RNA sequence: GUCCGAUAAAGGCAAGUUCCAGCGAAAGCCGGAAUACGCAAAGUCGACGAUCUAAGGGACUAUAAAUCCUAUGAUAGCGUGACCGCCGCA
Numbered sequence: 001g002u003c004c005g006a007u008a009a010a011g012g013c014a015a016g017u018u019c020c021a022g023c024g025a026a027a028g029c030c031g032g033a034a035u036a037c038g039c040a041a042a043g044u045c046g047a048c049g050a051u052c053u054a055a056g057g058g059a060c061u062a063u064a065a066a067u068c069c070u071a072u073g074a075u076a077g078c079g080u081g082a083c084c085g086c087c088g089c090a
């Protein structure tokens, strides 16, 4: 240095729920506080796949409603991949 991830050590993050405050059409995101599902990258990146949403656009229809199709939107705590990284038992 690489691989690997121990009943190790020091730490870290924070699902969901509750309270306060906001963004978004929605999915979802974001700030503060409490708690702690869990995570060896649950650090960062939407590159590829997957999944979620459907404002706008289209189809149908009556020019309506409903329904259906569609990301340019979203999820990195869905997977693959890329980059950076703490510690060092075997």
Base pairs, nucleotide, nucleotide: 004088005087012039013038016035017034018033019032020031022029023028037077043083044082045081047080048079049078050075051074052073056070057069058068059067
Predicted 3D model of a 90-nucleotide RNA (c-di-GMP-I riboswitch aptamer) from Candidatus Litorirhabdus singularis. The coordinates come from a structure-prediction model, not an experiment, and the mean pLDDT is 90. It was read from a public genome assembly, where an Rfam model found it. Taxonomically the source falls in Candidatus Litorirhabdus (Bacteria, Gammaproteobacteria, Cellvibrionales, Halieaceae).